RNA sequence: AUGGUUGCGCGUUCCGCCGCUGGCACCUUGGUGUUAGAGGAAAGUCCGGACAACGCAGAGCGCCAGGCUUUGGAAACAAAGACCGGGGGAACCCGGUAGAAAGUGCCACAGAAAAGAACCGGCCGCAAGGCCAAGGGUGAAAACGUGAGGUAAGAGCUCACGCGCUCCGAUGGAGACAUCGGUUUGGGGUAAACCUCCUGGGUUGCAAGGCCGUGUAUACCGGGGCAGCGUUGCUCGCGCGUUCCCGGGGGGUAGGCCGCUCAGAUAAAUGGUGGAAAUGCCGCAAGGCAUACAGAAUCUGGCUUACAGCGCAACCUUUUUU
Repeated sequence: AUGGUUGCGCGUUCCGCCGCUGGCACCUUGGUGUUAGAGGAAAGUCCGGACAACGCAGAGCGCCAGGCUUUGGAAACAAAGACCGGGGGAACCCGGUAGAAAGUGCCACAGAAAAGAACCGGCCGCAAGGCCAAGGGUGAAAACGUGAGGUAAGAGCUCACGCGCUCCGAUGGAGACAUCGGUUUGGGGUAAACCUCCUGGGUUGCAAGGCCGUGUAUACCGGGGCAGCGUUGCUCGCGCGUUCCCGGGGGGUAGGCCGCUCAGAUAAAUGGUGGAAAUGCCGCAAGGCAUACAGAAUCUGGCUUACAGCGCAACCUUUUUU
């Protein structure tokens, strides 16, 4: 120098003019002045918390999420590590992590057989039949691997070494774990299949919820009153009288305010334009074009997704020079 990996940071700047929204002040009911005015993700609304309403003696069933270690955290989650699998030449990256020896289910096609299997094959036998699982072939996966012994032929059937599992011990480590020794054993995979164990979670979300409340809508209460009804044979009187009038009255629709914020709602503002600069691309040049993703709505911790370009640090590869 080139290409790359990881972790961070920035993600246009300044000035003029004209506007928009909120607060404050003044004059005065629409002006003037002054001040504040999007993000790292404001996004998806995936997982937590605050807050609010309802529920909740205690226990159980069900559902959802998580499941190695240490530390931080209320929790989600994060950082650093452990082990396994995969990718890269390397720096490094991606995925996974309780239990398959509690039980049940499933394992396409091919294959005899997908869990206690037998097609070809091997052996015994005249045959019928019986014994076997080494070799062949299929498959993503085939019943521990290699060698020796053994046998009619074989086989962990036996032995040696190796691998894995169970248990015990020693050393190192804070721990997951690693290394070594002994012991037991050789039972395919799958739990983002049911399931078992452990931990956490009550439900609904600011359209929560609270306050005030128009009326030729009015529960209920009081007063007045037409027709009518009851009392009576009739009149008066007395009583009832839903609809009409007056007054009271609570709940609550329309609507308003609070919740709600030194951006902040009417789900509505945060912009436009001219000049200069920066960066990138094009052009011989004058110059021209472009400036990522995106847009607050109660607040907040995370996760995920989108993002032109630029800068910083550490490390790796290749080439050249010393």